[in-house]
Context: one part of a larger RNA
RNA sequence: UUCGGUCUAAAGGGUUCGUAGACUGCUUUUUAAGUCUUUACCGCGAGGAAAGAUACUGUUAAGCUAGAGUUUUAUGGAGGAAGGAGGAAUUUUCGCAGUAAGGAUGAAAUCUAUAUAGCGAAGAGACCGCUAACAGCAUAAGCAUCCUUCCAUAUUUAUACUGACGUUGAGGGACCAAAGCUAGGGGAGCGAGCCGGAUUCGAUACCCGAGUAGUCCUAGCCUACAGCGAUGAAUGCUCAUUCUUAAAUAUUUAUUUGAGAAUUUAGUGAAGACGUUAAGCAUUCCACCUGGAGAGUACGUCUGAAAGGAUGAAAUCC
Numbered sequence: 001u002u003c004g005g006u007c008u009a010a011a012g013g014g015u016u017c018g019u020a021g022a023c024u025g026c027u028u029u030u031u032a033a034g035u036c037u038u039u040a041c042c043g044c045g046a047g048g049a050a051a052g053a054u055a056c057u058g059u060u061a062a063g064c065u066a067g068a069g070u071u072u073u074a075u076g077g078a079g080g081a082a083g084g085a086g087g088a089a090u091u092u093u094c095g096c097a098g099u100a101a102g103g104a105u106g107a108a109a110u111c112u113a114u115a116u117a118g119c120g121a122a123g124a125g126a127c128c129g130c131u132a133a134c135a136g137c138a139u140a141a142g143c144a145u146c147c148u149u150c151c152a153u154a155u156u157u158a159u160a161c162u163g164a165c166g167u168u169g170a171g172g173g174a175c176c177a178a179a180g181c182u183a184g185g186g187g188a189g190c191g192a193g194c195c196g197g198a199u200u201c202g203a204u205a206c207c208c209g210a211g212u213a214g215u216c217c218u219a220g221c222c223u224a225c226a227g228c229g230a231u232g233a234a235u236g237c238u239c240a241u242u243c244u245u246a247a248a249u250a251u252u253u254a255u256u257u258g259a260g261a262a263u264u265u266a267g268u269g270a271a272g273a274c275g276u277u278a279a280g281c282a283u284u285c286c287a288c289c290u291g292g293a294g295a296g297u298a299c300g301u302c303u304g305a306a307a308g309g310a311u312g313a314a315a316u317c318c
Base pairs, nucleotide, nucleotide: 004289005288006287007272008271012286014175015174016173017172021168022167023166025064026063027062028061031058033057034056035053036052037051038050039049041048042047067165068162069161070160071158074155075154076153079151080150081149082148083147084146085145086128087127090124091123092122093121094120095119096118101112102111136143137142180221181220182219183218184217185216189215190214195209196208197207232285233284234283235282236281237280240263241262242261243260244259245258246257247256248255249254250253267274268273291318292317293316300311301310302309303308
């Protein structure tokens, strides 16, 4: 090098953009580098040289429209950012009226009582009930009160235009839940740690009462997850049935296109199962795996203010 794999056994990068590289539609033309053929030449050999062939790859030139994109028509959505408005509940303060309990639990106690329950007024912070779905949108993380503005995106339809402008993507850039951190605000409810009451042989817990950081906002870090469909991206081909969703066309229940689900044929698979959204049949590119523990550790390097993160062994043992 060939050869085997990556849903669940080791193994798909968190996601995306994109550089180099790799791969790459149809027709004609050019050339002859790769490729192929011949030789009575050179050379020990590997090979070289010369002459020729032109299907394929590459090169030159010209064209095409099936990929890709722009435009037209119409539509969808919790897609993103900023601003404004609203809602029930909770809690606090004040006022009225009024009396002995309230609260908690398996049962209690700690706890609160100018209480609780009731009525009225004001303030605060967080959240967004029903609708709600197996639904929708977004590259992923994720996104749900209403209105406005801005930004982005998808699908459908029409056919006008560009004319391969494509796919993947080592390095690299950007984004990335929660927790945590820095500075400044905010602090209703909830609530790590801490304290108290119970339970228990004990109880550093489960239960109860309080309650700090935090949770929220602004600016900036951190970048790790069961970041899961445990399934990389893209393209083509391959039996049916049912439903949802966004459109179009005919027109009254059908057809077509896109997306999302459920059964399932062939096929695949060790099986579970997958099955036009493949784990089927093929092609291109990237990433990753090679017995268990040691170990995602040590050392070094990069990165971060830190906590940490990225890269990532060996000895020894089985």

The part of an RNA shown here (small-subunit ribosomal RNA, central domain) has 318 nucleotides and comes from Lipomyces orientalis. RNAcentral holds the full RNA, with entries from SILVA. Taxonomically the source falls in Lipomyces (Eukaryota, Ascomycota, saccharomyceta, Saccharomycotina). Its Rfam family is "Bacterial small subunit ribosomal RNA". Gene Ontology terms of the family: ribosome and structural constituent of ribosome. The prediction has a mean pLDDT of 84.